[in-house]
RNA sequence: UGAGUUGGUGAGACGGUCGCGGCUGCCCUCGGCAGCUGAGGAAAGUCCGGACUCCACAGGGCAUGACGCUGGGUAACACCCAGGCGGGGCAACCCGAUGGAAAGUGCAACAGAGAGCAGACUGCCGAUGGCCCUCAAGGGGGUACAGGUGAUGGUGAAACGGUGGGGUAAGAGCCCACCAGCAGCUCGGGUGACCGGGCUGGCUAGGUAAACCCCGUUAGGAGCAAGACCGAGCAGGAACAGGGCUGCCCGCCCGCUACGUUCCGGGUAGGUCGCUUGAGGCCGUGCGGUAACGCCGGCCCCAGAUAGAUGACCGUCCUCGACAGAAUCCGGCUUAUCCACCAACUCACGAA
Numbered sequence: 001u002g003a004g005u006u007g008g009u010g011a012g013a014c015g016g017u018c019g020c021g022g023c024u025g026c027c028c029u030c031g032g033c034a035g036c037u038g039a040g041g042a043a044a045g046u047c048c049g050g051a052c053u054c055c056a057c058a059g060g061g062c063a064u065g066a067c068g069c070u071g072g073g074u075a076a077c078a079c080c081c082a083g084g085c086g087g088g089g090c091a092a093c094c095c096g097a098u099g100g101a102a103a104g105u106g107c108a109a110c111a112g113a114g115a116g117c118a119g120a121c122u123g124c125c126g127a128u129g130g131c132c133c134u135c136a137a138g139g140g141g142g143u144a145c146a147g148g149u150g151a152u153g154g155u156g157a158a159a160c161g162g163u164g165g166g167g168u169a170a171g172a173g174c175c176c177a178c179c180a181g182c183a184g185c186u187c188g189g190g191u192g193a194c195c196g197g198g199c200u201g202g203c204u205a206g207g208u209a210a211a212c213c214c215c216g217u218u219a220g221g222a223g224c225a226a227g228a229c230c231g232a233g234c235a236g237g238a239a240c241a242g243g244g245c246u247g248c249c250c251g252c253c254c255g256c257u258a259c260g261u262u263c264c265g266g267g268u269a270g271g272u273c274g275c276u277u278g279a280g281g282c283c284g285u286g287c288g289g290u291a292a293c294g295c296c297g298g299c300c301c302c303a304g305a306u307a308g309a310u311g312a313c314c315g316u317c318c319u320c321g322a323c324a325g326a327a328u329c330c331g332g333c334u335u336a337u338c339c340a341c342c343a344a345c346u347c348a349c350g351a352a
Stems, first nucleotide, its partner, number of pairs: 001348010012317007020038008040323001044334002047332005052223004064219005069083005084098001085096004099214002104212002106208002121153001123149003128146002130143005161179006180204001182201008227273004236264005242254004280300005286295003318321001
């Protein structure tokens, strides 16, 4: 310099005018004024996991769903970190629902002779038996009829270990050596997944479990329109003649007579809470840990509406601005996204 890999950051900037939601203060009253504050990295999909709320719940089993290498992190997870194994890449690094296919059942297009207790199309052989010829009677030759053969060709993602030798009529783990792989036993390393070695064995065991299934772990249901409180009107139910001046009598005053008055519980409209201080954010040459993360210290408060605010216009500048917008909250995953920048690492070439 070029090509890449991984992780991260920002998401036009500044000023002015008008408008809207929330909080605080004031005026003083139900409207103004002032100050402060007002979307995201995904607020999205609603796919996982939780908090919270209500309902359900003796104990055990079955069914169904989800998950699935190991160790760790976490409130929890299908997430994250570290590692093992397999695959890809020269490498940095990336990808993997990654338990079980020597329990059972099922499935496999096309091609091909044959594809799941394989298969004779081509080819090879024809020892043995048949047939033919010959014979000095022991045999010899021929044929390819029976038959043998998975070594050859070709097909396929895959043809039932590989190479070499022996063996044979021709062949074949039929036998042997080495190699690969498997099972059992065993030694060493590792917390573990697993890795490395030794001995023995039989010569070999195909793929597929996001097919059924088996094994292990795990799961009660509904969701903030959850739920709690207050509560007009209408309908329903119940009670009802006296009261005051005045302790009593008289007197006076007030009130009622049911289409009224008072009360009641449930609860509609509506209102209040839930609601945003929280597994919260930022900072730290702090401590522990490889890391995810945990602990400690300091500072900060950062939308909270309910028909739902976060907008419009103008000016200047630049690299000319993407995807998109809260609705109970939080941790993830996935998807969408103009452009710019940063850090670490890898490879190639060149220079010192």